[in-house]
Context: one part of a larger RNA
Molecule: small-subunit ribosomal RNA, 3' minor domain
Organism: Geobacteraceae bacterium
RNA sequence: CACCGCCCGUCACACCACGGGAGUCGAUUGGUCCCGAAGUGCGUGAGCUAACCCGUAAGGGAAGCAGCGUCCUAAGGAAUGGUCGGUGACUGGGGUGAAGUCGUAACAAGGUAGCCGUAGGGGAACCUGCGGCUGGAUCACCUCCUU
Repeated sequence: CACCGCCCGUCACACCACGGGAGUCGAUUGGUCCCGAAGUGCGUGAGCUAACCCGUAAGGGAAGCAGCGUCCUAAGGAAUGGUCGGUGACUGGGGUGAAGUCGUAACAAGGUAGCCGUAGGGGAACCUGCGGCUGGAUCACCUCCUU
């Protein structure tokens, strides 16, 4: 810059972050089931054993070892659930943008006063109905206040 003003929304374009999304990849975690190393405990221990006990001895007892069984159990496996992260065709609005498209809703009585709530409708701003408010202009009247 002062109405040749201001300004609203759709649409188009560019960029940015975010949400949804068949899924997909990874991390972490829960319960269930399978399997189960090493090891302690427990049971067994026909095989094995210098020490202790009995016995001259053979042998026996005690104690123990291997082996076997079992409880617990790491890792592993199966199917299933939770949480977090990456990615994902497509999709939704949002933000920003000296330029674009359509209209002109609001600001003056903004050319149908505006706004709020609600319902319906519409390319879009919006429109219409119902209720409410004055934060409405103008004219008239009433009440009050000031000079």